[in-house]
Context: one part of a larger RNA
RNA sequence: AGAUGAAUGCUGGCGGCAUGCUUAACACAUGCAAGUCGAAAUGGUGUUUCCAGUGGUGGACGGGUGAGUAAUGCAUAAGAACCUGCCCUUGGGAGGGGAACAACAGCUGGAAACGGCUGCUAAUAUCCCAUAGGCUGAGGAGCCAAAGGAGGAAUCCACCCGAGGAGGGGCUCGGGUCUGAUUAGUUAGUUGGUGAGGCAAUAGCUUACCAAGGCGAUGAUCAGUAGCUGGUCCGAGAGGAUGAUCAGCCACACUGGGACUGAGACACGGCCCAAACUCCUACGGGAGGCAGCAGUGGGGAAUUUUCCGCAAUAGGCGAAAGCCUGACGAAGUAAUGCCGCAUGGAGGUAGAAGGCCCAUGGGUUGUGAACUUCUUUUCCCGGAGAAGAUGCAAUGACGGUAUCUGGGGAAUAAGCAUCGGCUAACUUUGUACCAGAAGCCACGGUAAUACAGAGGAUGCAAGCAUUAUCC
Numbered sequence: 001a002g003a004u005g006a007a008u009g010c011u012g013g014c015g016g017c018a019u020g021c022u023u024a025a026c027a028c029a030u031g032c033a034a035g036u037c038g039a040a041a042u043g044g045u046g047u048u049u050c051c052a053g054u055g056g057u058g059g060a061c062g063g064g065u066g067a068g069u070a071a072u073g074c075a076u077a078a079g080a081a082c083c084u085g086c087c088c089u090u091g092g093g094a095g096g097g098g099a100a101c102a103a104c105a106g107c108u109g110g111a112a113a114c115g116g117c118u119g120c121u122a123a124u125a126u127c128c129c130a131u132a133g134g135c136u137g138a139g140g141a142g143c144c145a146a147a148g149g150a151g152g153a154a155u156c157c158a159c160c161c162g163a164g165g166a167g168g169g170g171c172u173c174g175g176g177u178c179u180g181a182u183u184a185g186u187u188a189g190u191u192g193g194u195g196a197g198g199c200a201a202u203a204g205c206u207u208a209c210c211a212a213g214g215c216g217a218u219g220a221u222c223a224g225u226a227g228c229u230g231g232u233c234c235g236a237g238a239g240g241a242u243g244a245u246c247a248g249c250c251a252c253a254c255u256g257g258g259a260c261u262g263a264g265a266c267a268c269g270g271c272c273c274a275a276a277c278u279c280c281u282a283c284g285g286g287a288g289g290c291a292g293c294a295g296u297g298g299g300g301a302a303u304u305u306u307c308c309g310c311a312a313u314a315g316g317c318g319a320a321a322g323c324c325u326g327a328c329g330a331a332g333u334a335a336u337g338c339c340g341c342a343u344g345g346a347g348g349u350a351g352a353a354g355g356c357c358c359a360u361g362g363g364u365u366g367u368g369a370a371c372u373u374c375u376u377u378u379c380c381c382g383g384a385g386a387a388g389a390u391g392c393a394a395u396g397a398c399g400g401u402a403u404c405u406g407g408g409g410a411a412u413a414a415g416c417a418u419c420g421g422c423u424a425a426c427u428u429u430g431u432a433c434c435a436g437a438a439g440c441c442a443c444g445g446u447a448a449u450a451c452a453g454a455g456g457a458u459g460c461a462a463g464c465a466u467u468a469u470c471c
Base pairs, nucleotide, nucleotide: 002470003469004468006467007466008465009464010463013341014340015339016338017337018336019334020333021299026297027296028295030294031293032292035057036056037055040054042052043051044050064252065251066250073177074176076174078172079171082169083168084167087165088164089163090162091161092160093159095129096128097127098126104119105118106117107116108115109114134143135142136141148157149156150155178224179223180222185215186214187213190212191211192210193209194208195207196206197205227249228248229247230246231242232241233240234239255274256273257272258271277288278287279286280285305331308329309328313327314325315324316323317322344374345373346372347371354365355364356363357362379408380407381406382405383404384403388398415460416459417458418457419456420441421440422439426455427454428453429452430451436443
């Protein structure tokens, strides 16, 4: 010199685009953030709608955070023993029967949360039989399925079993991935084998027995620190530092543990248990989890609105109309950053007044101002007014915004730091090793270009300077 998610001091006109708890993974009031389907079937209200429960599908995506993790991670390059809802292609199929359980009705417990008993009932919920180009097995043989709905109809949407694909996921492995030897030995399911179990799949993944192996100065183990990468900053490069925003992967969801459901979770706004904390209670018992969006307290040098809309993009459900979406699109806020624009242009010497210096002649501030004339980017007041919206029509939060246009008037708009050398820019007054200044050298003890004020000058400029950090 450059850079920053910066902060502080002084100052501050506008616009565009970005960015904004780096600290306490501290605790959270309140509201919202995941629902949807009546074209599966039942009931209630009741007259074309709403509600409850059964059922389907989605709550494993999207959004947040970086605590843990030095390798069950990540990036890169390979591999074989696997799974896959929805989607695409393709081959077949959907025959016959049964028993329940909610809702509901009756009775009843509890302060509440929430239940209990009896009785009835439907289904795309559930069970059995049949069938099977699938699975298992050397063979004989054995095992496994289905559901209907809408429509006047054409037809459409669903269902079951195969095969292939796409996308997604699980697993294995090579070399790579911070510091410490003032950490040198470490490991018993440990390393390998056999049998058994288990998984979607390989595997000490688990278990019984057998063997005694495995790793290690090419740094094991232990300790400390840390999410990794694409990237970002500096640098001619080599390389050093870093991992905010955006994108990919991983991990976590008050702390610890566990499974259930499901194609997929050991599940942020699901369940169970334990502990801490907070709240309710009729003391018997219950409720909760912002590292979602806003917001509050606290911590801190420090970081925004309890805003608008589903109009666009995208996601879930639905045949569709549509419903839901703090994803997202926008607005608000902060000079936090980058970029752009403005604070006027031209003329104007009596070189005015005032200030400062002075050798008292003058010099400088300085064409700077005044004054004359011009312009209107901005600003103020009116008028018109979008694109973003699709095959026709309708549908815009932003927003009466952007933009265009008429009128007005130089009008609304400049600071900050420095001036001894490094380092661009000098005089005077005050002070007198005092008060102070300072990045280093060093200044100040009576004529200080180094302190403080003033005049002047220099640098950058809606910013400037300081501090912190990196190179």
This is a predicted structure of a 471-nucleotide part of an RNA (small-subunit ribosomal RNA, 5' domain) from Capsicum chinense. Rfam family: Bacterial small subunit ribosomal RNA. Rfam links the family to the GO terms ribosome and structural constituent of ribosome. Its mean pLDDT, the model's own confidence on a scale to 100, is 84.